[in-house]
Molecule: Bacterial small signal recognition particle RNA
Organism: Pseudomonadota bacterium
């Protein structure tokens, strides 16, 4: 110098698990908002509790795929040391 292996650094990159995104579903009566129709108060304007629906929240259930984290004596390049081996000097 080369050829193997072992270690540690670096960057990929596999592969699990949340979380985020995106769908469904979804808190009876004690989640939130708007509140038709009705209902009260009021001479009147208007005001008020406010069902039903309707949008959303917690929550929950799902996938390919995407993104972030967090593991992995699984893997690939590099680059450093260490050990065996071969050759040169």
């Nucleotide at each position: 110098g080369g050829c193997u292996g072992g270690u540690g650094g670096c960057g990929g990159g596999c592969g699990g698990c949340u979380c985020g995104c995106c769908u469904g579903c979804g808190a009876a009566c004690c989640c939130g908002g708007u509140c038709a129709g009705g209902u009260c108060c009021g001479a009147a304007a208007g005001g008020g509790a406010g069902c039903a629906g309707c949008c959303g929240u917690a929550g929950u259930a799902g996938u390919c795929a995407c993104g972030c984290g967090c593991c992995g004596g699984g893997u690939c390049g590099c680059c450093a040391c260490c050990a065996g081996u071969c050759a040169c000097u």